Predicted 3D model of a 109-nucleotide RNA (SAM riboswitch aptamer (S box leader)) from a bovine gut metagenome. The model forms 94% of the base pairs in the Rfam consensus. Its Rfam family is "SAM riboswitch aptamer (S box leader)". Gene Ontology term of the family: regulation of gene expression. Its mean pLDDT, the model's own confidence on a scale to 100, is 80.
Parts: sequence; structure tokens; C1' cells
RNA sequence: CUUAUCAAGAGUGGCUGAGGAACAGGUCCUGUGAAGCCCGGCAACCUGGCGCAGCAUUUUGUGCAAUGCGCCGAUGGUGCCAAGUCCUGCGGUAUGACCGAGAGAUGAG
Repeated sequence: CUUAUCAAGAGUGGCUGAGGAACAGGUCCUGUGAAGCCCGGCAACCUGGCGCAGCAUUUUGUGCAAUGCGCCGAUGGUGCCAAGUCCUGCGGUAUGACCGAGAGAUGAG
């Protein structure tokens, strides 16, 4: 930079000890213990298996694994485990609502 997703889900554990929720403004969480580390868990993007479509062969079976779809699983790589991405941040419709954009996060390339 490109692309997909971001309303679901996940601990009454151990160590430690003051901060944290990207940024700004709010609003919150926090010694009934923040962040961090370990363990545990969630999910299923990559990954594993199967099936269908597909391709090849040339027979109606066999092989292939690029791509798409569906199902199952979690060995491995990430990710995640307060609040919708906590809300707003720009624009439109409309006014505690909705839509889009931007910013951000994560995966894959």
C1' cells in the first nucleotide's frame, strides 16, 4: 500500500502493585486491585480434514489441487478476553436515530 472483518464470545486463578480505556474532548473502569507477566479461556483470519462445483484424463471411474462455496476440527502462526471500535471527532438525511467517510485495531497478501 491492497483487501476482509470490527453489535457475538471468553477467569470468583497465580505473581506483582498504579494506572488504564490508540489520539483530542467526554464518559467511565480501577487497592472489592489498573497495566504487565504466567496459567486458563474465546474465536476461527491463516492453517488441518471432508464434500460439491472445477480442472485433467478418458472412462464414468481415476487423479489433481489453483479458485469458490459448505461442513467438521483446533496440531501449528497470529489475534482477542469492561462498556458497539465505550461515545463523539468529517459529511448527509434527520435530531439521544440512521447511512456513509475518516481515524484506529486485527488478519492475509